[in-house]
Context: one part of a larger RNA
RNA sequence: CGUAGGAGGCUUGAGGGGGGCUCUCCCCAGUACGAGAGGACCGGGAGGGACCGACCUCUGGUGUACCGGUUGUUCCGCCAGGAGCACCGCCGGGUAGCUACGUCGGGUGGUGAUAAGCGCUGAAGGCAUAUAAGCGCGAAGCACGCCCCAAGAUAAGGCCUCCCAUCUCCCGAGCAAUCGGGAGGGUAAGGCCGCAAGGAGACUACUUGCUUGAUAGGCCGGAGGUGGAAGUUCCGUAAGGGAUGAAGCUGACCGGUACUAAUCGGCCGAGGG
Numbered sequence: 001c002g003u004a005g006g007a008g009g010c011u012u013g014a015g016g017g018g019g020g021c022u023c024u025c026c027c028c029a030g031u032a033c034g035a036g037a038g039g040a041c042c043g044g045g046a047g048g049g050a051c052c053g054a055c056c057u058c059u060g061g062u063g064u065a066c067c068g069g070u071u072g073u074u075c076c077g078c079c080a081g082g083a084g085c086a087c088c089g090c091c092g093g094g095u096a097g098c099u100a101c102g103u104c105g106g107g108u109g110g111u112g113a114u115a116a117g118c119g120c121u122g123a124a125g126g127c128a129u130a131u132a133a134g135c136g137c138g139a140a141g142c143a144c145g146c147c148c149c150a151a152g153a154u155a156a157g158g159c160c161u162c163c164c165a166u167c168u169c170c171c172g173a174g175c176a177a178u179c180g181g182g183a184g185g186g187u188a189a190g191g192c193c194g195c196a197a198g199g200a201g202a203c204u205a206c207u208u209g210c211u212u213g214a215u216a217g218g219c220c221g222g223a224g225g226u227g228g229a230a231g232u233u234c235c236g237u238a239a240g241g242g243a244u245g246a247a248g249c250u251g252a253c254c255g256g257u258a259c260u261a262a263u264c265g266g267c268c269g270a271g272g273g
Base pairs, nucleotide, nucleotide: 001152005163006162007161008160009159010158011157015149016148017147018146021049022048023047024046025045026044027043033038051106052105053104054103055102059100060099061098062097066093067092068091069090070089071086072085073084074083075082076081110144111143112142117137118136119135120134164272166185167184168183169182170181171180172179173178190268191267192266193265194210195209196208197207198206215261216260217259218257219256220255221254222253224250225249226248231244232243233242234241235240
């Protein structure tokens, strides 16, 4: 810009893409078959590999603004308690998120038309012949079916809902009312800008929210993590240990709460062949 007014949702699917794998064991059955050795079709069941997708409950990894331990040194006057630096100083753990080594799922089945192949009926050609007319069966393959994208599919689709028929000027028609076309103004539904953000993300886009508000921060409660804070007191000459006390601290998680910040606003946007 188009999709013959302007919008907000929900969709159809022309078309396109993805997927499509395979093994072992058990039952049938040591049956059919076979002198024996051996050993099935059909059908049913159970495990596995590789690949792909999703997810984080579990098992782990990571987790540099979480918790603890600890060395050296500097500083907070000293003690105690801390802070800085040393790869996050080193070490032991670890929430969310992200993850695989973890978990779950996928290939199937079904329909149609077929290939090789196997047939039925059957003449030319009294026979024969699956073929000449006609009819059937038959693949991991083909078209559907499963998953994803998808109406710029210019043949531009469908459904639901919302907004209305304004004002000015110009051109044309008309005696006029008015009608048709064009340009512009202010608006409607709605949208955009702006702002607080993340389940989204390179930017953009997307999504949520903007006081008629839980969008982020703070605060409060909880979960989870760490693992028993400081101070005081008791025991011990002391290093240290016990009690107060599952204590103290705690990033992202789950809730609550307007304390702080999303203030106030601006712009665009129909008049319908």